[in-house]
RNA sequence: GGAGUUGGCCGGACAAUCGCUCGAAUUUAUUCGGGAGGAAAGUCCGGGCUCCUGUAGAAAGGGUGCCAGGUAACGCCUGGGGGGCGUGAGCCUACGGAAAGUGCCACAGAAAAUAUACCGCCCCGCUUGCGGGGUAAGGGUGAAAUGGUGCGGUAAGAGCGCACCGCGCGGGUGGUAACACGCCGCGGCACGGUAAACCCCACCCGGAGCAAGACCAAAUAGGAGAGUGCGCAGGUCGGUUCACGCCGAUUUGUACCUGUUUCUGCCAGGGCUCUCGGGUAGGUUGCUUGAGGGCGUCGGUGACGACGCUCCCAGAUGAAUGAUUGUCCUCGACAGAACCCGGCUUACAGGCCGACUCCUGCC
Numbered sequence: 001g002g003a004g005u006u007g008g009c010c011g012g013a014c015a016a017u018c019g020c021u022c023g024a025a026u027u028u029a030u031u032c033g034g035g036a037g038g039a040a041a042g043u044c045c046g047g048g049c050u051c052c053u054g055u056a057g058a059a060a061g062g063g064u065g066c067c068a069g070g071u072a073a074c075g076c077c078u079g080g081g082g083g084g085c086g087u088g089a090g091c092c093u094a095c096g097g098a099a100a101g102u103g104c105c106a107c108a109g110a111a112a113a114u115a116u117a118c119c120g121c122c123c124c125g126c127u128u129g130c131g132g133g134g135u136a137a138g139g140g141u142g143a144a145a146u147g148g149u150g151c152g153g154u155a156a157g158a159g160c161g162c163a164c165c166g167c168g169c170g171g172g173u174g175g176u177a178a179c180a181c182g183c184c185g186c187g188g189c190a191c192g193g194u195a196a197a198c199c200c201c202a203c204c205c206g207g208a209g210c211a212a213g214a215c216c217a218a219a220u221a222g223g224a225g226a227g228u229g230c231g232c233a234g235g236u237c238g239g240u241u242c243a244c245g246c247c248g249a250u251u252u253g254u255a256c257c258u259g260u261u262u263c264u265g266c267c268a269g270g271g272c273u274c275u276c277g278g279g280u281a282g283g284u285u286g287c288u289u290g291a292g293g294g295c296g297u298c299g300g301u302g303a304c305g306a307c308g309c310u311c312c313c314a315g316a317u318g319a320a321u322g323a324u325u326g327u328c329c330u331c332g333a334c335a336g337a338a339c340c341c342g343g344c345u346u347a348c349a350g351g352c353c354g355a356c357u358c359c360u361g362c363c
Stems, first nucleotide, its partner, number of pairs: 001359010012328007020035007037334001041345002044343005049209004061205005066080005081095001082093004096200002101198002103194003118139002120135007147165006166189001167187005172181003213285004223276006231254010256270004292311008329332001
């Protein structure tokens, strides 16, 4: 100098004016303060919180799946192991079990799994191109074909025998463990692949969600209870008074309806009045101080944890976070909170910082 790998950060800046929204203060219409994101997104996981099921367990169903740790928890994160890719930094990895059982394996091929033989090779027989037998080393098919290489052996061959490699089992050593071993012994090898196929094993999981839930509470309708002729107006008579008036008796009319033709009484229903409770509209709350942010010290390889100091940093509900102007620059991407938090995933113009690798040149 070139090419890359990886971890993290920023996401126009400043000022003025006019608004919007929330909070506090007071002199009640002013002042002061706060006002989107790293993803507020997808709603894919995990938790807090709330309500429901009387409690607990089992089954079913679902999820996770190498080991250890972190965490409130996780399918997340950190560290490590195995496998794969890369010269390397590094990246990817659902990575338990296929001698518990079942299923499946297109085409091609003899055969795709209780096995089997197309060509070939070898032996035998004869009618010389067929029959019988042996073999699985060679060829051929396929994504995949019954360990590999060599030597011996044989009619030709074959773990048939042997050595090495591989594999399995048992032990040993190291490691918390996954696992590793150029350690020891045994076994010729013990029967392909597939479990994000059924299944088996281990562990985990109750359901619904802030439109959760709690409180206050109209009108109309509906529910429950209580009440509903000792009323009003007029006439006559009597008592009292100077009179008006008052009291008593009697009578007429009227004053809610219906209940098999009428009247009266009772009863029932409706109506009316009052009371009560539930619920709707509406309002209040839940609502933002929290597994919280910043700085420092310590422990840990790290994720993370402990302690100390310090800060308060949106809370709307037709739903605020905007507009205009000025100056400057590298001329500004994806994108807008709605109960809250931890993750994952996806989108993102441009820029900055740290660590590391490979190649080339020069000293």

A computed fold for a 363-nucleotide RNA from a Gammaproteobacteria bacterium, annotated as Bacterial RNase P class A. The gene name in the source record is rnpB. The sequence is in RNAcentral, with records from ENA. Its Rfam family is "Bacterial RNase P class A". Rfam classes the family as a ribozyme. Of the family's consensus pairs, 96% are formed in the model.